This is a predicted structure of an 87-nucleotide RNA (c-di-GMP-I riboswitch aptamer) from a Gammaproteobacteria bacterium.
The coordinates come from a structure-prediction model, not an experiment, and the mean pLDDT is 88.
It was read from a public genome assembly, where an Rfam model found it.
It matches the Rfam family "c-di-GMP-I riboswitch aptamer". About the family: GEMM was predicted in a large-scale screen for bacterial structured RNA regulatory elements.
């Protein structure tokens, strides 16, 4: 440097539920807790998915529809960086 993560060791992260807070929502943060994860480390560049506040349209009565600049990195791809031993 490359390859694979079968073995060992040290460790790491933390789904769902519940509680608190933030948010219009999706969702996020913290606590609790472990379903899982060898990048479940970082980044929305591409595709997907979720939400639809503002804005627009319809109704003009509740409401309905469109729309991402919101969210998801634990949906996939990509970029960057990284631990351990093995070959």
């Nucleotide at each position: 440097u490359u390859c694979a993560g079968u073995c060992a060791a040290a460790g790491g992260c933390a789904a769902a539920c519940c509680c608190a807070c933030c948010g219009a929502a999706a969702g996020g943060u913290g606590g609790c807790g472990a379903c899982g994860c060898a990048a479940a480390g970082u980044c929305u560049c591409c595709g997907g998915u979720c939400u639809a506040a503002a804005g627009g349209g319809c109704a003009c009565g509740a409401g309905c529809c469109c729309c991402a600049g919101g969210a998801u990195a634990g949906c996939g791809g990509g970029a960057c960086c990284g631990c351990c031993g093995g070959a």